[in-house]
RNA sequence: ACCGACAAAGGGCAAACCUAUCGAAAGGUGGGGGCGCAAAGCCGCGGGUCUAAGCCGAAGAGGGAUGACAGCCGGGCUGCCGUA
Numbered sequence: 001a002c003c004g005a006c007a008a009a010g011g012g013c014a015a016a017c018c019u020a021u022c023g024a025a026a027g028g029u030g031g032g033g034g035c036g037c038a039a040a041g042c043c044g045c046g047g048g049u050c051u052a053a054g055c056c057g058a059a060g061a062g063g064g065a066u067g068a069c070a071g072c073c074g075g076g077c078u079g080c081c082g083u084a
Base pairs, nucleotide, nucleotide: 012037013036017032018031019030020029021028022027035071041077042076043075045074046073047072048069049068050067055063056062
């Protein structure tokens, strides 16, 4: 100098729920809250899941993503500490 298990240290994020707000909804955002997470940082590229407004339909049933989910999985990019 490089690699680098298990630990350790400084910390980080923030589930359900409550509340305010945006949205047709799914869901998002702010505040509270803490289930958990070594990428629970970022990216809708692939799969999957959710909603179904406009639209189609007989004004029904139903269909329907251009909407959403990165804490569903995969993938891409980036990041903190680190000895035997």
c-di-GMP-I riboswitch aptamer from a Bacillota bacterium, 84 nucleotides, folded computationally. Taxonomically the source falls in Bacillota (Bacteria, Bacillati). The model forms 95% of the base pairs in the Rfam consensus. The prediction has a mean pLDDT of 85.